[in-house]
Context: one part of a larger RNA
RNA sequence: UUGGGUUUAAAGGGUGCGUAGGCGGAAUGAUAAGUCAGUGGUGAAAUUCUACGGCUCAACCGUAGAAUUGCCAUUGAUACUGUCGUUCUUGAGUACACUUGAAGUGGGCGGAAUGUGUCAUGUAGUGGUGAAAUGCUUAGAUAUGACAAGGAAUAUUGAUUGUGAAGGUAGCUCACUAAAGUGAAACUGACGCUCAGGCACGAAAGCGUGGGGAUUAAACAGGAUUAGAUAUCCUGGUAGUCCACGCUGUAAAUGAUGAUUACUCGAUGUUGGCGAUAUACAGUCAGCGUCUAAGCGAAAGCAUUAAGUAAUUUAUUUGGGGAGUAUGGCCGUAAGGUUGAAAUUU
Numbered sequence: 001u002u003g004g005g006u007u008u009a010a011a012g013g014g015u016g017c018g019u020a021g022g023c024g025g026a027a028u029g030a031u032a033a034g035u036c037a038g039u040g041g042u043g044a045a046a047u048u049c050u051a052c053g054g055c056u057c058a059a060c061c062g063u064a065g066a067a068u069u070g071c072c073a074u075u076g077a078u079a080c081u082g083u084c085g086u087u088c089u090u091g092a093g094u095a096c097a098c099u100u101g102a103a104g105u106g107g108g109c110g111g112a113a114u115g116u117g118u119c120a121u122g123u124a125g126u127g128g129u130g131a132a133a134u135g136c137u138u139a140g141a142u143a144u145g146a147c148a149a150g151g152a153a154u155a156u157u158g159a160u161u162g163u164g165a166a167g168g169u170a171g172c173u174c175a176c177u178a179a180a181g182u183g184a185a186a187c188u189g190a191c192g193c194u195c196a197g198g199c200a201c202g203a204a205a206g207c208g209u210g211g212g213g214a215u216u217a218a219a220c221a222g223g224a225u226u227a228g229a230u231a232u233c234c235u236g237g238u239a240g241u242c243c244a245c246g247c248u249g250u251a252a253a254u255g256a257u258g259a260u261u262a263c264u265c266g267a268u269g270u271u272g273g274c275g276a277u278a279u280a281c282a283g284u285c286a287g288c289g290u291c292u293a294a295g296c297g298a299a300a301g302c303a304u305u306a307a308g309u310a311a312u313u314u315a316u317u318u319g320g321g322g323a324g325u326a327u328g329g330c331c332g333u334a335a336g337g338u339u340g341a342a343a344u345u346u
Stems, first nucleotide, its partner, number of pairs: 004317003007300002012314001014201004021194003025088007033081002035077008048066007091191001092188003096183005103177007110154001116148006125136002162169002206247006216240001220236004258313006266291009295302002319346003328339004
């Protein structure tokens, strides 16, 4: 509980696909279900309202009318909605041509760097800090050079960039896969939009099995600091971090802004196309940014990538705590997730 809202006050689902449902382009014909009009029937009485009357008035009562917003039947109307038929091309899609990117999956290869090992040179410290110490080191460290095996990440380019539905995505290269944009206008002919359930994807951490293990690093140990120091700092260090397969299904999953469509001044930068002989240039389409007008907004601000003006549809909100808790259901090996109260308090 509404003619209200959802960037920041409570409130947009993490994202996509999509079933039911809701909504839906242009022309024309039929129909007459919705819709509108007329007529008939019914809609008990009392009650209600109006008029008049009866008790001295009133309450109360009587008579008449209205109302009974409804339902049924029937006769019409045909603009809109629906249904059926025919047609159309602007929405949507297909084919064609060109272009674009860190889009995805699986291989191969490279160089820089860290740590390690072996050998060599070489000798007393090194490392670390605010200052130190623990640590490492004459069994030869640190440093320098050569070689080797190994794992992880890809400096510069790099950007206010690109790309992807979101999460995300960056060395080079090969194969496979998907997408977007532009041009042109051949084909289909409304095939569309949104979407409760449902299905799929979904960072990091975590879990299972098997590998791998360079770096880093929860836990843990030691050294400092301190009144204490279960922290910060330092020296170490296991799980994890990496791979394969399977689970988990959550994040400040944020643009804190759902999706789609139409309309509404300008300025400027930039990415990818198109047109033109052209690097100049102005135009055009699709993105990514900044500033600003109308308008909106509580303000901050938003402003053709709207938070403006409208339409369709979905999700969601209703004081603060209690509480995202309890309980039950469902899911999960578990951790937990999802759905989700009340008493009570203020």
This is a predicted structure of a 346-nucleotide part of an RNA (small-subunit ribosomal RNA, central domain) from a metagenome. Rfam family: Bacterial small subunit ribosomal RNA. Rfam links the family to the GO terms ribosome and structural constituent of ribosome. Model confidence (mean pLDDT): 86 of 100.